This is a predicted structure of a 72-nucleotide RNA (transfer RNA) from a Microcaldota archaeon. The source organism's lineage runs through Archaea, Nanobdellati and Microcaldota. Its Rfam family is "tRNA". Rfam's curators write: Transfer RNA (tRNA) molecules are approximately 80 nucleotides in length. Model confidence (mean pLDDT): 83 of 100. RNAcentral holds the sequence, with entries from ENA.

[in-house]
């Protein structure tokens, strides 16, 4: 320098163009004499940045940034 993959909650990851989710973690409650465990509820995201297409974009297209991997 070139190819490919990836970027979504604190962490690990889902998410056919139509209200953003799960597990773990965190907070509160219930159960226990208490702990562990179990059950219930809740907080936490302007989906890496910019632009385009569209009535509508996390999703499709382009550029940038960063990470991984392969080639040189």
């Nucleotide at each position: 320098g070139g190819g490919c993959u990836c970027a979504u909650a604190g962490c690990u990851c889902a998410g056919c163009g139509g209200u953003a989710g799960a597990g773990c973690g965190c907070u509160c409650g219930c159960a226990u004499g208490g702990c562990a465990u179990g059950c219930g509820a809740g907080a936490g995201g302007c989906u890496g940045g910019g632009g385009g297409u569209u009535c509508g974009a996390a999703u499709c297209c382009c550029c940038c940034u960063g990470a991984g991997u392969c080639c040189a």